[in-house]
RNA sequence: GCCGGCAUAGCUCAGUUGGUAGAGCAACCGCCUUGUAAGCGGUAGGUCGUCCGUUCAAGUCGGACUGUCGGCA
Numbered sequence: 001g002c003c004g005g006c007a008u009a010g011c012u013c014a015g016u017u018g019g020u021a022g023a024g025c026a027a028c029c030g031c032c033u034u035g036u037a038a039g040c041g042g043u044a045g046g047u048c049g050u051c052c053g054u055u056c057a058a059g060u061c062g063g064a065c066u067g068u069c070g071g072c073a
Base pairs, nucleotide, nucleotide: 001072002071003070004069005068006067007066010025011024012023013022019056027043028042029041030040031039049065050064051063052062053061
């Protein structure tokens, strides 16, 4: 330099045919317990990497860029 994958909650990851963003763990609160852990119930937490475009509507489609991983040279 060229090609490809990935980027979504604190962490690990889903998200179908474009139509109100989710799970597990962690955090917080409560129940239970003499107390702690475990268990059970609940709450909060998101500029979906950035910008532009397409569309009535974009996490999802198109382009550029950034980061990261891999391949080729």
Predicted 3D model of a 73-nucleotide RNA (transfer RNA) from Dyella mobilis. It was read from a public genome assembly. It matches the Rfam family "tRNA". Rfam's curators write: Transfer RNA (tRNA) molecules are approximately 80 nucleotides in length. By type it is a transfer RNA. Its mean pLDDT, the model's own confidence on a scale to 100, is 81.